Large-subunit ribosomal RNA, half B from Marine Group I thaumarchaeote, 1215 nucleotides, folded computationally. Rfam family: Archaeal large subunit ribosomal RNA. Its family is annotated with structural constituent of ribosome and ribosome in the Gene Ontology. The coordinates come from a structure-prediction model, not an experiment, and the mean pLDDT is 81.
[in-house]
Context: one part of a larger RNA
RNA sequence: ACCGUAUGGCGAGGGAAUUCGGCAAAUUAGUCCUGUAGCUUCGGUAUAAGGGAUACCUGCUGUUUUAAUGAGGAAUUGGGACAGCAGGUUGCAAUGACUAGGGGGUUUCGACUGUUUAAUAAAAACACAGGUGACUGCUAGUCCGAAAGGAUUUGUAUAGUCACUGAAUCCUGGCCGGUGCAGGUACCUAAAACUUGGGUUCAACCGAGCUAAGGGCCUGUUAACGCCGGGAGUAACUCUGACUCUCUUAAGGUAGCCAAAUGCCUUGUCGGGUAAGUUCCGACGCGCAUGAAUGGAACAACGAGAGCCCCACUGUCCCCGCCUACAACCCGGUGAAGCCACAUAAGGUGGACGAACAGUCCAUCAUCUUCCAUCGGGGAGAGAAGACCCCGUGGAGUUUUACUGCAGCUUGUACUUGCAGUAUAGUACGUAUUACAUAGUGUAUCUGGUAGCCAUGCCUGAAUUUCUUUGGGAAUUCAGUGAAGCGCCAAUGUAACACCAGAUUAUUCUUGCAGUACUUCUUAUCUGAUGCAAAUCAGAAACAGGUGCAGGUAGGCAGUUCGGCUGGGGCGGCACCCCUUUGAAAAGAUAUCAAAGGGGCCCAAAGUUUAGUUCAAACGGGUCAGAAAUCCGUUGAAGAGGGCAAAGCCAAAAACUAGACUGACAGGAUUUCCAAACGCACGGAAUUCUGAGACGAAAGUCUGGCUUAGCGAUCCUUCGUGUGCCCACUAUUGGGGCCCGGAGGUGACAGAAAAAUUACCCCAGGGAUAACAGGCUCGUCGCGGGCGAGAGCUCCUAUCGACCCCGCGGUUUGGUACCUCGAUGUCGGCUUUUCCUAUCCUGGUCCUGCAGCAGGGGCCAAGGGUGAGGCUGCUCGCCUAUUAAAAGGGAACAUGAGCUGGGUUUAGACCGUCGUGAGACAGGUCGGUCUCUGCCUGAUGGAAGCGCGGCUGUCUGAGGGGAAGUUGCUCUCAGUACGAGAGGAACAGAGCAACGUGGCCACUGGUCUACCGGUUGUCUGAUAAGGCAGGCCGGGCAGCUAAGCCGUUUGGAUUAAGUGCUGAAAGCAUCUAAGCACGAAACCCAUCCCGAGACAAGACAGCCUUUCGUAAGAUGAAGGUUCGCAGAAGAAGACUGCGUUGAUAGGAUGGAUGUGUAGAUCACAAGCUUCGGCGAGUGAUGAGCAUGCCAUUACUAAUAGACCAACACAUCAGC
Repeated sequence: ACCGUAUGGCGAGGGAAUUCGGCAAAUUAGUCCUGUAGCUUCGGUAUAAGGGAUACCUGCUGUUUUAAUGAGGAAUUGGGACAGCAGGUUGCAAUGACUAGGGGGUUUCGACUGUUUAAUAAAAACACAGGUGACUGCUAGUCCGAAAGGAUUUGUAUAGUCACUGAAUCCUGGCCGGUGCAGGUACCUAAAACUUGGGUUCAACCGAGCUAAGGGCCUGUUAACGCCGGGAGUAACUCUGACUCUCUUAAGGUAGCCAAAUGCCUUGUCGGGUAAGUUCCGACGCGCAUGAAUGGAACAACGAGAGCCCCACUGUCCCCGCCUACAACCCGGUGAAGCCACAUAAGGUGGACGAACAGUCCAUCAUCUUCCAUCGGGGAGAGAAGACCCCGUGGAGUUUUACUGCAGCUUGUACUUGCAGUAUAGUACGUAUUACAUAGUGUAUCUGGUAGCCAUGCCUGAAUUUCUUUGGGAAUUCAGUGAAGCGCCAAUGUAACACCAGAUUAUUCUUGCAGUACUUCUUAUCUGAUGCAAAUCAGAAACAGGUGCAGGUAGGCAGUUCGGCUGGGGCGGCACCCCUUUGAAAAGAUAUCAAAGGGGCCCAAAGUUUAGUUCAAACGGGUCAGAAAUCCGUUGAAGAGGGCAAAGCCAAAAACUAGACUGACAGGAUUUCCAAACGCACGGAAUUCUGAGACGAAAGUCUGGCUUAGCGAUCCUUCGUGUGCCCACUAUUGGGGCCCGGAGGUGACAGAAAAAUUACCCCAGGGAUAACAGGCUCGUCGCGGGCGAGAGCUCCUAUCGACCCCGCGGUUUGGUACCUCGAUGUCGGCUUUUCCUAUCCUGGUCCUGCAGCAGGGGCCAAGGGUGAGGCUGCUCGCCUAUUAAAAGGGAACAUGAGCUGGGUUUAGACCGUCGUGAGACAGGUCGGUCUCUGCCUGAUGGAAGCGCGGCUGUCUGAGGGGAAGUUGCUCUCAGUACGAGAGGAACAGAGCAACGUGGCCACUGGUCUACCGGUUGUCUGAUAAGGCAGGCCGGGCAGCUAAGCCGUUUGGAUUAAGUGCUGAAAGCAUCUAAGCACGAAACCCAUCCCGAGACAAGACAGCCUUUCGUAAGAUGAAGGUUCGCAGAAGAAGACUGCGUUGAUAGGAUGGAUGUGUAGAUCACAAGCUUCGGCGAGUGAUGAGCAUGCCAUUACUAAUAGACCAACACAUCAGC
């Protein structure tokens, strides 16, 4: 010893009024007995809740155990444990300390125990048992791996993997149109291989055919991804709509549930709880945007989960006080870091200057120099190249129906790859057949040849094979022969037959070829068993597997992209390429997400030329014919037309009509716009030359359109032209390129091939650019004024005041983008201060549609006050009860190096909605690290030095500060004035109270770690006396304190609004112009406090103003300091008292006060007793102990000593 830290203590009365929220603290607590609701999955909930007991002494009883004695199991004597009973005794208190649940009701979410973001999230998230679906028969499925190989598994569908849901209970609706998955598929599409046409000497190349998976197509599937409407009418009060109509869908949300963790509006409406309830509970339901395993509803138990309420309890609060330990302060020792324009240390306030919030500029005020403690206003304090925002042709993570690919899977094909069989379509050779108009004998395939042909007979000859008894026989083939037959002939018919040759159509059979499907086999190949291996056996088998090629699929994986402008960015738009007008300021040029509009074509005539004509409209006339059709006449510079926007331009034309034509031609050059310095592509335009033309009699005109819009690089592909050029090649066909001119397009229009998301984010930058604050502005906002339509029975202005107009403020919301992005901490609350007035109350005053009371409206006035609660994070607001009143604002929306952290605004998680998804949401919800030792300045206090001749005292008061008071109630006035009554004042005076403020501690209390006492456990051997966080508990002096006590007025002067006197200008009138008088809580003074650093350094009284020395200095006066003892004084310094001529402190003694009756001894005490004694306790004892108080008393210490500290000279005047 102010504040701080504490796992410190206590607290009157109240008891959550505090706060986002009972955060923190307090309460409870052990054991025994008793007693326990509702609910329930019957297990629980439950220590529910609530109530009682608890110590010590003496005696007794029961159970049990152990030891000894005893022969013993009998019995006795001891020790211990447990359970009880009776009597006695003490205290405030007996689990006396320590130890040790506060409880209850209700809702939500999750069933539960469990797990999680090591270091801001423990949860409602994850997991879980249970449910469901999918894949899988083992060489399985799934996973890892390039493969070998491995995991699941040395498991086998009661198994394993994947996905969703999340105990049990009651349930789980409709939809298959989309996407996905699965299956099917007559037909369509569809690659390589294969077959094949063209082409090639062979190829390349160009096609065609066939075809797998896939796709189209069809079907199934939702506990797959997912989805689950709108508009009218209708019942006899009204309302509502069981009912009806209609549009529409794949189907239109069923059972349930709900302003919910999901409801915008919204604090929905009703009910409950509260004095008051944005929360909570119960209901309602057109539910922005509930809803059924993306599970719906409901639930006992459980939860460091979230919300609400109640009881108990308390310093959370009203409203703070006291005490303790440590830190702090002071002394001694040791000794960091942050930070810093390197050494400079720097004032306040106001401000119209200034990069628009200045220590530095302007004004003004203040200011001698230094040190110490405390504080946190400023240094847009420190910390970290802002994490929000924007930007970068910067990253990264993630997603997907972004772009481009790749594994994987799947399908086909070739090889590895063999022997057979069956079936089947094809193809080739062969064989055998087939072919009907009519006529014709007749079933005439077609063409050609030819007049003959021909056996299954007989005979002859030859050749071959075979059997033989070797004589021969038999068979086959060829040649000859020719009876019969068929042809020829005739007839019919387009075609005439015999026979021979060739071909076509269709069919049969055999064979070959390559194929398809199926089947068999075993030797490739694979698997298993035995086995070291070799091999054998068993199984599978040309399948599988492997390799190449090809098709499909493919966020599983990889790479990359994800325009620009922009009053920030995004959303929107295109102001991104062109044309016209205005803006545009009379050359030209000229910006904005400025104003008004167009283009991305069209036309073979709407082009060229020559010739002719004159339009719109009006008037007059005229058959049908009307206002308006066609016709005639007159007037008619353009009021028409010119393909289209606008502007310019145009009348024997640029308009309209007609004839003939194609100049809308080929090639070259120059100029110009695009593009106002130079340069600039594409594109457009103008002029001109050459050639060849058109029209016109000719002069001439014509290089599209009256003019100004109507458009496009490189690379690539393609076309045209030319006896053009270059390269390569083996003779030929086929190649590549150059030169010239077109086409295919980039509209983000001088032209990448390109989607999202990030709150998990990162980097480089930006105040070039947003969010806060400031600046400017003030539409909006707030306040005021002018006019006065009207309302006010009448009457603008008692009061209210439309339309229109003019201002002020800088508290709203905007606009802007000037400061700050190498960081200025963002809402609200708490705390604390100051200012403004446009005044809510209090004071003064005027008007009133003011009788009084109570009101309404102005004026002056900022001295003081303006409070407590419920709800919500709230500011605001609503509500409750009070009150004189519960005014409004500023100060970086004052105030986070002052606090908090409820909200917002990181990372986790849930719901609704949106999105295919990753994710998103000024939608809701639960959870979620607030750092800093103070250098300067500033502020509040405390000191030192120096200055003012030196001092000791006492003052003055320039200047400064305060609110030191403010307000109400009651009584008297007075039931008076006023008023018909009902009602009902004031001036003046008295008393009390609330709030504020200053002081104090006699009282009432608090505290009181001085002190006294009781008591638990344990230790010091016992007693006594003590230690252990004062162990806990009961009291309590001084001190400090509040909730206690005391004080806290009235005047003077000048004025404001206002009221007046006199009084002119203006013969009146007039408060004013000159003059005079009143008039308020405001201002000034008196009153209280500080105050001579008030440099003008003051005044009064008293004391001292010497000596030596050239000087420096020494001496040492008055006086003071040091030193010592102390203090109701105090952080250190300071201040005050005392210092032997002394009561200053300590000690001693006495008093007073506190506690509450000490130790020892004696007597007594319920009882027990071996008669010796034991025994909680009681009395002798207001005893003992203690004291920061008051006295007395020099017993002890203030002894002694040291130090600081004074003036002379010059000038002037007088003597």